The prediction has a mean pLDDT of 81. The RNA shown here (transfer RNA) has 75 nucleotides and comes from an Anaerolineaceae bacterium. Lineage of the source: Bacteria > Bacillati > Chloroflexota > Anaerolineales > Anaerolineaceae.

């Protein structure tokens, strides 16, 4: 340089264009002598970041950003 995957809760990951969710952590309880184990609730989001389109985007276009992979150039 070109081409493609990917970005969403602290981690790992969903979400037919119509109220953002789950597992684990965390937090606060029951159970337990008592810890682990189990069991409930409860906190937690700028949907990478700008634009468009749409009555209405996490999801469709565009651009950048970042990380990975692949090719190709030069040395």
């Nucleotide at each position: 340089g070109c081409c493609g995957a990917u970005g969403u809760a602290g981690c790992u990951c969903a979400a037919c264009g119509g109220u953002a969710g789950a597992g684990c952590a965390a937090u606060c309880g029951c159970c337990u002598u008592g810890u682990a184990a189990g069991u409930g609730a409860u906190a937690g989001g700028u949907u990478a970041u700008g634009g468009g389109u749409u009555c209405g985007a996490u999801u469709c276009c565009c651009a950048u950003c970042a990380u990975c992979g692949g090719c190709u150039c030069c040395a």